[in-house]
RNA sequence: GGGCCCGUAGCUCAGCUGGCAGAGCGCCUGCUUUGCAAGCAGGAAGUCGUCGGUUCGAAUCCGAUCGGGUCCACCA
Repeated sequence: GGGCCCGUAGCUCAGCUGGCAGAGCGCCUGCUUUGCAAGCAGGAAGUCGUCGGUUCGAAUCCGAUCGGGUCCACCA
């Protein structure tokens, strides 16, 4: 330098066939308990890596770019 894969909630990830952004764990509140844990009910938390484009509409399609992984090439 080139190819491929990954980047979405605090963590692990799903959604990628364009149409309300989700799950588990964690966190907060309440109930239950003498208290804790467990259980039950409710809740908060996201510029979907970044920028631009296409579209009525983009996490999803296109271009560029940043970070990580991997393979190849080059140099030594």